[in-house]
Molecule: Lysine riboswitch aptamer
Organism: mouse gut metagenome
RNA sequence: AGAUAGAGGUUGCGUUUUUCAUCAGUAGGCUGCCGGAUGUUACAGGUACAGAAGAAAGCAGAGGAAAGGGGAAGACGCCGAAAAGAUAUGGCGCCUGACGUUAUGUUUUUGGGCAUAUGGUGAAGAACCAUAUGACUGUCAUCUUGAGGGGGACACAUCAGGAUGGGGAGCUAUCU
Numbered sequence: 001a002g003a004u005a006g007a008g009g010u011u012g013c014g015u016u017u018u019u020c021a022u023c024a025g026u027a028g029g030c031u032g033c034c035g036g037a038u039g040u041u042a043c044a045g046g047u048a049c050a051g052a053a054g055a056a057a058g059c060a061g062a063g064g065a066a067a068g069g070g071g072a073a074g075a076c077g078c079c080g081a082a083a084a085g086a087u088a089u090g091g092c093g094c095c096u097g098a099c100g101u102u103a104u105g106u107u108u109u110u111g112g113g114c115a116u117a118u119g120g121u122g123a124a125g126a127a128c129c130a131u132a133u134g135a136c137u138g139u140c141a142u143c144u145u146g147a148g149g150g151g152g153a154c155a156c157a158u159c160a161g162g163a164u165g166g167g168g169a170g171c172u173a174u175c176u
Stems, first nucleotide, its partner, number of pairs: 001176006009079001012078009030061004038050003041098001043097004082110012111137002114134008139166009149156001
């Protein structure tokens, strides 16, 4: 250096199924009243369509969701598991731009979960993400304390602990 195997756990990580609440008495559709010319992604342009047989906006009524996000339980795949940022290309949202979303590639950052603070995403006081701080945990290195074996002796094997530091491109084992 390469290959194979393996270990982290105050919920290790991801996917998925079922279920529960939330979203929400919200959106859209329907009916009535009002309104009187626009409307179709919060934007710009275009196209097509709807519209005086009455558009948008507003009010009322009956009825009334879903997705994304989350909790719990199960199954499956795993231990750079994975996540986030940037960027490129493609798909979707009528077309172009913007924006959103999704897939793939490249690249950067993060060992892991937890708590707190700030900021962001979010319907949210949920949850997640980023940064900072704190203790915890795992691992290795250095220094050190104790136990303890062999020994003439020691700066040694092993076990338990303490301090400091490193980063997953890490750590452990085996093989080449």